[in-house]
This is a predicted structure of a 679-nucleotide part of an RNA (large-subunit ribosomal RNA, domain II) from a Planctomycetota bacterium.
Lineage of the source: Bacteria > Pseudomonadati > Planctomycetota.
Context: one part of a larger RNA
RNA sequence: GCCGGCGAGUGACUGUCGGCGGCCUGGCUAAGUCCUUCAGGGAUGGAGCCUCAGCGAAAGCGAGUGUGAAUAGCGCGACCCUUCGUCGUCGGCAGUCGACCCGAAUCCGAGUGAACUACCCAUGGCCAGGGUGAAGAGGAUGUAACAAUCCUUGGAGGCCCGAAGGCGUCGGCGUUGAAAAGCCGUGCCAUGAGCUGUGGGGAGGAGUGAAAGUCUAAUCAAACUCGGAGCUAUCUGGUUCUCCCCGAAAUAGCUUUAGGGCUAGCCUUGUGCUUGACCCGGACGGGGGUAGAGCGACUGGUUGAGUUUUGGGGGUUUACCAACCUACCACUCUCAGUCAAACUCCGAAUACCGUACGGGGCGCAUGGGAGUCAGUCCCUGGGGGAUAAGCUCCUGGGACAAGAGGGAAACAGCCCAGACCAUCGGCUAAGGUCCCCAACACACACUCAGUGAUAAAGGAAGUGAGAGUGCUAAGACAGCCGGGAUGUUGGCUUAGAAGCAGCCACCAUUUAAAGAGUGCGUAACAGCUCACCGGUCGAGCGCUCUUGCGCCGAUAAUGAACGGGACUAAGUGUGUGACCGAAGCCGUGGAUCCGUUAAGGAUGGUAGGGGAGCGUUCUCCGCUAGGUUGAAGCCCGACCGUGAGGACGGGUGGACGAUGGAGAAGUGAGAAUGCCGGC
Numbered sequence: 001g002c003c004g005g006c007g008a009g010u011g012a013c014u015g016u017c018g019g020c021g022g023c024c025u026g027g028c029u030a031a032g033u034c035c036u037u038c039a040g041g042g043a044u045g046g047a048g049c050c051u052c053a054g055c056g057a058a059a060g061c062g063a064g065u066g067u068g069a070a071u072a073g074c075g076c077g078a079c080c081c082u083u084c085g086u087c088g089u090c091g092g093c094a095g096u097c098g099a100c101c102c103g104a105a106u107c108c109g110a111g112u113g114a115a116c117u118a119c120c121c122a123u124g125g126c127c128a129g130g131g132u133g134a135a136g137a138g139g140a141u142g143u144a145a146c147a148a149u150c151c152u153u154g155g156a157g158g159c160c161c162g163a164a165g166g167c168g169u170c171g172g173c174g175u176u177g178a179a180a181a182g183c184c185g186u187g188c189c190a191u192g193a194g195c196u197g198u199g200g201g202g203a204g205g206a207g208u209g210a211a212a213g214u215c216u217a218a219u220c221a222a223a224c225u226c227g228g229a230g231c232u233a234u235c236u237g238g239u240u241c242u243c244c245c246c247g248a249a250a251u252a253g254c255u256u257u258a259g260g261g262c263u264a265g266c267c268u269u270g271u272g273c274u275u276g277a278c279c280c281g282g283a284c285g286g287g288g289g290u291a292g293a294g295c296g297a298c299u300g301g302u303u304g305a306g307u308u309u310u311g312g313g314g315g316u317u318u319a320c321c322a323a324c325c326u327a328c329c330a331c332u333c334u335c336a337g338u339c340a341a342a343c344u345c346c347g348a349a350u351a352c353c354g355u356a357c358g359g360g361g362c363g364c365a366u367g368g369g370a371g372u373c374a375g376u377c378c379c380u381g382g383g384g385g386a387u388a389a390g391c392u393c394c395u396g397g398g399a400c401a402a403g404a405g406g407g408a409a410a411c412a413g414c415c416c417a418g419a420c421c422a423u424c425g426g427c428u429a430a431g432g433u434c435c436c437c438a439a440c441a442c443a444c445a446c447u448c449a450g451u452g453a454u455a456a457a458g459g460a461a462g463u464g465a466g467a468g469u470g471c472u473a474a475g476a477c478a479g480c481c482g483g484g485a486u487g488u489u490g491g492c493u494u495a496g497a498a499g500c501a502g503c504c505a506c507c508a509u510u511u512a513a514a515g516a517g518u519g520c521g522u523a524a525c526a527g528c529u530c531a532c533c534g535g536u537c538g539a540g541c542g543c544u545c546u547u548g549c550g551c552c553g554a555u556a557a558u559g560a561a562c563g564g565g566a567c568u569a570a571g572u573g574u575g576u577g578a579c580c581g582a583a584g585c586c587g588u589g590g591a592u593c594c595g596u597u598a599a600g601g602a603u604g605g606u607a608g609g610g611g612a613g614c615g616u617u618c619u620c621c622g623c624u625a626g627g628u629u630g631a632a633g634c635c636c637g638a639c640c641g642u643g644a645g646g647a648c649g650g651g652u653g654g655a656c657g658a659u660g661g662a663g664a665a666g667u668g669a670g671a672a673u674g675c676c677g678g679c
Base pairs, nucleotide, nucleotide: 001679002678003677004676005675006674011097012096013095014094015093016092017091018090019089020088021087022086023085026050027049028048032044033043034042035041036040054061055060064076065075066074067073100238101237103235107228108227109226110225111224112223119201120200121199122198123197124196125195126194127192129161130160131159132157136153137152138151139150140149141148165189166188167187170185171184172183173182204220206216207215241613242612243611244610245609246608251264252263253262254261255260265372266371267369268368269367270366271365272364273363278360279359280358281357283355284354285353286352292346293344294343299340300339301338303336304335305334306333310330311329312328313326314325315324316323375400376399377398378397379396381394382393383392384391405416406415407414420590421589422588423587425586426585427584431580432579433578434565435564436563440577441576442575443574444573445572446571452567458552459551462549463548464547465546466545467544468543469542470541471540479536480535481534482533483532485509486508487507490504491503492502515530519528520527591603592602593601594600614668616665617664618663619662620661621660626656633652634651635650636649637648639646640645
C1' cells in the first nucleotide's frame, strides 16, 4: 500500500411538541397482595399524580387577588368568544448522565523501584616501567657557637613520561547503524578530590546533586504501575443504504468576545387566518438636499489687473505738526478668473413613503426542527491607502459559494445560459466560420507596421479623410542665370569695429530691386551668402487646425505577450446575406408532483428541514411452505425495478429455511496518520 473483518446520535429517567389509540359520568394507578399455563399474563390495590381557580414572598383571601390609606389606579387572573383533560404507545427535540466516535498535555490517590545512575556508610581489591629528587640524616668545609656551603644519603609530591585501569579532546565513518550513543585515528588522567568488587542507606514535590535542572532502570521543570477515568478538549479528524420536495448563511445586537456562544435575520415543516398583508407596472400625491451647478447668497479658500481710500512697512524731508514718494503688505471698491466631505441662492435622475387601478401570487400569526455568525470575485457610488495592491471598509446589483453546459487556448467569481430522464432530429445565444476545429461569402474603405500582444510624456515632410487661410497665368513654389548699388568705413565705442564684438540711431539717394544688413568669414578689411529685384521655366505652391490607421519612444535575467500553424488579408473599419455553435428553445417518447378535468406548469443544489422506501440480524404467527430428487452460503449469466435492491437459470456446496403480516435492533463503511489479520 492493497484486500478482508471490526468501527461512531445509543440507553435510563424527566420535560416538551406531534402522530396513533383508550377513557372523558375527569383520567391513571404505584408499591404491595391474590391467581396463573410463571423472564410472561390476569385480577386487586385510589396511597399518590395531573386536571377541575386564581392571586400573593407569606399569613391568607378567593372569581378575584397583590400593591395601597383607598370602595382609586395598575399587575396577574376570572367573566365572554372559546375550549379543555388524562393515560398508553411511537416519533422529533431538550435536560441530567461519558450522551455521536477516536484523540490530549495535565491534576489527584494508593503503591513499585537506587540491579542503570548521583551521593553516603561498611568491608575488600588494583595502579608495568621509567624520570625528577623536598624535608630529614651522615660526612666535609666553616663559625666563638650557630648559620651557611659542598658531597653523599634519603625518597616527599592532588610532581613528570607512560602500560593496565579510568575518561571521552578533535576529526572521519556510522545515521532504516554491527550499535536506541558505536567504530577508527588522535587525545586527557594514571599515588589520587584515584579506580574498582561486595554488602548496605535514603524516593517522587521526595531523594541525590564539586550545580548541568543533572541523575533517580533506554523515561525527569517532578519516575514508573494501577486507580479516580469513558478527566476535560469553545480544537482537529471521522461519522456507513436509496429515491422524492423545499432550501440557507457567512449579517445585526450583546458577549474576558472575536475561528466560541445567545437572541434576531435568512431555511424547513404542521396548524390557523387572510387575499385590501407582499411583489411588479404606469398614474397621482409626498418629504428630501445627493449628482450637477453656483457663490455680487452665506462660511471659508484662491489668481491676475486696476483704482481710490484707510492702516502698516520703506524712503525723502522736518524743531514740532505736517507734507511728498513708493515695481512693499493688508483692507474697501471695480474688472476678469476660480475651489469646497464637514459651504449652499439653487437642484435633478433614481431611491423611499402613500393612494386607487391593472397584473402577479403570496403574506401574516403561532407550534416543531434547523443550519449560518472565516466569505470571495466582478460592476456601480464612496471612505482608508499613494485617484497602489488578487489591499481594506461600507453602499446598490450580479456570480461563485451551493451551478453542471457553451465561450474566454488552459482559467470558482468574466460573457452566454440555469442540467427531471432518453433521443445518431431541428433552431439559436455568447463566440465564431484558412488548417489544427463544426461553420463564409460579398461590397466599399484603411493599414505595410507582421501593426494586428500591454504602455506614457514626448518626437517625425509615414499615409488616408475633412476644414480654414495665404500666394499664383499681371507667371506663384523649387531650381538655374543675372543683379544685390550710392552717401558710407552711419555715429559712438575701440588698438582696430569697414553691414555682421558691443551701444545708439536705422535716414537718404540711384533704382526693376537691394537691410545703415540673414548667416559664414577677416586682426580689421577682403571674400562667400541671404533678404529684395529681373530673367528663364510653366501649374500649382505654402501655412494652420480637426480626424482615421500606422512609426519611434519599447532594456532582465532557461524560450516564447496571435493557443499553434500560418496569414498582406486569414489584419482594421462600415455594411449586407448565410452558416456553425450549449444540458438554452423546439420536436418525439417517458417519470414524479401541482393544476377539480383540461390547457398548462414545475422537477441544479452544499449546510439544513420534510416525505417515501430498500436491505441486514433476531423474535412471534411457525416444529410454516419448501429442502439429501439438495437449504443457507459462494461463483457465473445478455432478466426486472428511478434507486437502495430483487427474481430466474446453471455450477459449487452439503443442512437448513423462504414469501406474507407484525415486532425489536450491537442494522448498511472508503476515508478517522482508524483497530485486528492476511499478502